About this RNA:
The prediction has a mean pLDDT of 82. Large-subunit ribosomal RNA, domain I from Marinobacter sp., 529 nucleotides, folded computationally. Rfam family: Bacterial large subunit ribosomal RNA. Gene Ontology terms of the family: structural constituent of ribosome and ribosome. The family has 102 seed sequences and 51,934 matches in Rfam 15.1. Lineage of the source: Bacteria > Gammaproteobacteria > Pseudomonadales > Marinobacteraceae > Marinobacter.
Context: one part of a larger RNA
RNA sequence: GGCGUUUGGUGAAUGCCUUGGCAGUAAGAGGCGAUGAAAGACGUGAUACUCUGCGAUAAGCCAUGGGGAGCUGAGAAUAAGCUUUGAUCCAUGGAUUUCUGAAUGGGGCAACCCACCUGACAGUUUCAUAUUGUUGCGCAAGCACUCAAUAUGUCGCUGAAACAGGUACUUAUAGACUGAAUACAUAGGUUUAUAAGAGCAAACCCGGGGAACUGAAACAUCUAAGUACCCGGAGGAAAGGAAAUCAAUUGAUACUCCCCUAGUAGCGGCGAGCGAACGGGGACCAGCCGAGCCAUGAUUGUGACUAGAACGACCUGGAAAGGUCGGCCAUAGCGGGUGACAGCCCCGUAUAGGAAGCAUGAUUGGACGUAUUAAGUAAGACGGGACACGUGAAAUCCUGUUUGAAGAUCGGAGGACCACCUUCGAAGGCUAAGUACUCCUUACUGACCGAUAGUGAACCAGUACCGUGAGGGAAAGGUGAAAAGCACCCCGACGAGGGGAGUGAAACAGCUCCUGAAACCGAACGCCU
Numbered sequence: 001g002g003c004g005u006u007u008g009g010u011g012a013a014u015g016c017c018u019u020g021g022c023a024g025u026a027a028g029a030g031g032c033g034a035u036g037a038a039a040g041a042c043g044u045g046a047u048a049c050u051c052u053g054c055g056a057u058a059a060g061c062c063a064u065g066g067g068g069a070g071c072u073g074a075g076a077a078u079a080a081g082c083u084u085u086g087a088u089c090c091a092u093g094g095a096u097u098u099c100u101g102a103a104u105g106g107g108g109c110a111a112c113c114c115a116c117c118u119g120a121c122a123g124u125u126u127c128a129u130a131u132u133g134u135u136g137c138g139c140a141a142g143c144a145c146u147c148a149a150u151a152u153g154u155c156g157c158u159g160a161a162a163c164a165g166g167u168a169c170u171u172a173u174a175g176a177c178u179g180a181a182u183a184c185a186u187a188g189g190u191u192u193a194u195a196a197g198a199g200c201a202a203a204c205c206c207g208g209g210g211a212a213c214u215g216a217a218a219c220a221u222c223u224a225a226g227u228a229c230c231c232g233g234a235g236g237a238a239a240g241g242a243a244a245u246c247a248a249u250u251g252a253u254a255c256u257c258c259c260c261u262a263g264u265a266g267c268g269g270c271g272a273g274c275g276a277a278c279g280g281g282g283a284c285c286a287g288c289c290g291a292g293c294c295a296u297g298a299u300u301g302u303g304a305c306u307a308g309a310a311c312g313a314c315c316u317g318g319a320a321a322g323g324u325c326g327g328c329c330a331u332a333g334c335g336g337g338u339g340a341c342a343g344c345c346c347c348g349u350a351u352a353g354g355a356a357g358c359a360u361g362a363u364u365g366g367a368c369g370u371a372u373u374a375a376g377u378a379a380g381a382c383g384g385g386a387c388a389c390g391u392g393a394a395a396u397c398c399u400g401u402u403u404g405a406a407g408a409u410c411g412g413a414g415g416a417c418c419a420c421c422u423u424c425g426a427a428g429g430c431u432a433a434g435u436a437c438u439c440c441u442u443a444c445u446g447a448c449c450g451a452u453a454g455u456g457a458a459c460c461a462g463u464a465c466c467g468u469g470a471g472g473g474a475a476a477g478g479u480g481a482a483a484a485g486c487a488c489c490c491c492g493a494c495g496a497g498g499g500g501a502g503u504g505a506a507a508c509a510g511c512u513c514c515u516g517a518a519a520c521c522g523a524a525c526g527c528c529u
C1' cells in the first nucleotide's frame, strides 16, 4: 500500500410526522374613507429586545349579556398584585384613539417646522344684585349718602407657557357686499352658512385611447387584436332591455347567458386566416313612465353560550387506548386529544334550547309622484370607423366636414335600387331574475403536497441580503410521555471538552438532540506485498 471482517467520525439522504400550503363545494359578504380610511411612524408593561394588543384613559376604560375559578398575551422566568362583593375570558354596544398619510390652516426631505382666530382658564377695571361688617343720620323702629370684604352676573382690558375648537380646494344651494363694456342692469369678483366630492381596495363590468413581437414559412393589405398596456367611471354585480326587431304570406314577440345550428353561409394579398345569422333546445321570466319613499315591525336566520348517552377486570408493557374475558350507549361509531390503536377517559358529535346586536322584512298607516309623441333630427355627399362582411352590388349602425326633409292622409325596415306586400314607429327615460368575479368570513371536501414538495414564505418572510433606483429576493421544521434539560465527584484554566454518578423505557434521545443511507476520513484484527 491492497483485500477482507469489525467498529467509529463526518454528512445529511430516506422513513414517519405536520403547525403550513394548494384546489374546490355550500353559504355569507361584496366595500372602507373628511365622524379622517388603507398603510405606517412613535410610544405604551414592575421589563433590555422582538412579535401581538392598545393609544398620553395606551397588553387597556365603561355598559349589557354569557361564564364560574383561576388570572396578569408569546418568546420566559422572577417580583408585585387581581379574583365567588364573580376576576381573567367570550359576544355586543359605547368612550379614548399621539403623529404621518386623500391629509385639508401655511410649509415640508412622510411621521417634522411655522401660524392666525375664537373659547375656556387666570388676573383686573367699571357697573348691577345679595350678604356681612363699618361709618353716619335718627328718640326709637329703622334708613342710607359713605367705605370695605365676600359671592354671582354683564360689558371691556391683559395674559409667558399649556388646553379645546375652527381656518385647504372644487361643486351645488341659500344669503350678504361689491361691480364692467353700458344709463338701469347683467356678467364678473369677494365673502358667510349648509351639504357633497377627493383617497384606498383582489378579480369581475362599462366607456375613452391603443401597440409590437408573432403568423403569413420573406413582407406592405391582412394577422396577432381591439389583445397587452394607459386613462375615466360604477356596482354587488355591471352592461343590455320592452322593437322605427325578426320572419316570409304561416307567424314570432324585451334583454341576458348556455347548447346546437356550424367551422355552415360568407369575408379573405380568396393567402395566412377570420367567421355569423335565421331557426331549434334550455336557464330565467316583468313590465313600464318612479316599479319606489317614511313609519310600524309579525316571522325567520345568525349568534357568546347551555344541556348532552354509555366500562370494568386480568395479561404484556416505561405507559394501555393493544390482547383476553365479560358489559353498556347510540337521532351521538364526524373529528381531535390523552405515555402505543378509545363509541362508553377528555373536548366534542347527533339532538334540543339560546340574550343583545345585526340581517330578513309579512301586515298596517302616512306622504309624494303619475311624463311624453322628440329637427339642424332622419336622409344625402365627402372622409373614416363598427357590423363575421378588407368598398365591394354593400344594405344596416356611429359620425369629423357640408347640405338638409316629412309629421300618422306621415315615416323607417325587409342586404344596391324601384313597385307591390308585410312589419314596425327613430331622433326622451327606467327596469328584477337568469350571467361574470373573489381581497375577505364560516363550514366542509380532496385517487392534492408533505419541508429541494406544497405559496416566495409551515420557522418573527416580502424578512435577511443585493441594487442609486425601478426592482430582485433566500436559507432555515422534529429531544422526551413529561425538562424529569445531567445535583454531586474527577481530569482540565474555578475553560472548551470529557469520565463517573443520577434522570429516563431509551442519553449512540444531552439542546442543529427522531430515524441517521452514500460520497469522504479513520481505528482494530486477519491475509498478501
Base pairs, nucleotide, nucleotide: 001528002527003526004525005524006523007522008521009520015514016478017477020449021448022446023445024444025443026442027441028440029438030437031200032199039100040099041098042055043054044053046078049075050074051073061094062093063092064091065090066089070082071081072080105114106113107112115167116166117165118164119163121159122158123157124156127153128152129151130150131149132148133147135144136143137142169197170196171195172194173193174192175191176190177189178188204235205233206232207231208230209229215222219269245252246251256283257282258281259280260279266274267273287430288429289428293366294365295364300359301358302357305353306352307351311326312325313324314323315322327344328343329333335347336346337345379403380402381401382400383399384398385397386396389415410425411424412423413422414421465472466471485513488500489499490498491497